[in-house]
Molecule: transfer RNA
Organism: Planctomycetota bacterium
Parts: sequence; C1' cells; structure tokens
RNA sequence: GGUUCAGUGGCCAAGCGGGAAGGCAGCUGUCUGCAAAGCAGCGAUCGGCGGUUCGAUUCCGCCCUGAACCU
Repeated sequence: GGUUCAGUGGCCAAGCGGGAAGGCAGCUGUCUGCAAAGCAGCGAUCGGCGGUUCGAUUCCGCCCUGAACCU
C1' cells in the first nucleotide's frame, strides 16, 4: 500500500429501511430492625461527516479507530 470484517447506554450484546430487545453494573423506590436477595422504575440523536429516501442504526461514499489476511 491492497482486500475483508467490526464499531450500538459504563461493559457484553440482538436488531439490519418505519416504535433500539436482553444480560451485567449504576441510581431511585418498595421490602427489611439494618443489609443482601427479590420486585418496580430510570438512562442510547447506534464511531464522525455527507448522500439516497416520505423516512437511515440499517443502503451508498469519504474519513477515524480496531482485527485478520496479502504484498
């Protein structure tokens, strides 16, 4: 230098054109004599910038970061 893949709440992770699941952690409430456990609730403009579209996490382009392979 080239090819391919990945980037989603603090962490892991599903979703892949129309309301962004779930788990762990955190906070609040409930419960308790106090805690723990349990139960209920709370938090994401989806790496950045543009484009296509009525509508983009999803499709396209460029860039950034990381991984594998080739040279």